[in-house]
RNA sequence: AACUGAGGUAGAGGCGCGGAAUUUAAGAGUAAAACUGCAGAGGUAAGCACAAUGAAGCAGUUUAAAAGGAAAUUUCGCCGAAGCGUACAGUAAAUGCUUUAGUACUGUAUAGCUGGGAUUGCAUAGAAUAUAUGCAAGACUGUCACAAAGAGGAUUUUGUGGUGAGCUAUCAUUCGU
Repeated sequence: AACUGAGGUAGAGGCGCGGAAUUUAAGAGUAAAACUGCAGAGGUAAGCACAAUGAAGCAGUUUAAAAGGAAAUUUCGCCGAAGCGUACAGUAAAUGCUUUAGUACUGUAUAGCUGGGAUUGCAUAGAAUAUAUGCAAGACUGUCACAAAGAGGAUUUUGUGGUGAGCUAUCAUUCGU
């Protein structure tokens, strides 16, 4: 320097990523149950069951939750960490039971999208103004290339552009000097 091959190993970015446990707040004085009164035939996505010995609904009294999600701390694994999309497969569950769309979770594939965290707006989920995911915007930041200025032992600043199959270091392979 080139070719092959996404070669191996070790690292960096920072409110950095994900898992687990514990505690706490919220969920909520809500759902649900019981009693009383009003009321008078349904309630469910559908069916069965239930229901004038009173359905759904409203008001009052008493008792009174939970899950998912979140924050903090500790700890484990890491830097395509991880998240998302698409396809396939499986599981769960509407109220007492059954079926089941959607939804949620798990797994596999796909070398599909995203360098990173935050802010704002919109959409979906959610009890929620918390939070998560997706899209968009303009900044910030990491890294590389180019240009300019500075510096005087060599880093820094500014601007433009790209972005992880990347970047830095090193080893291996091939060729040349």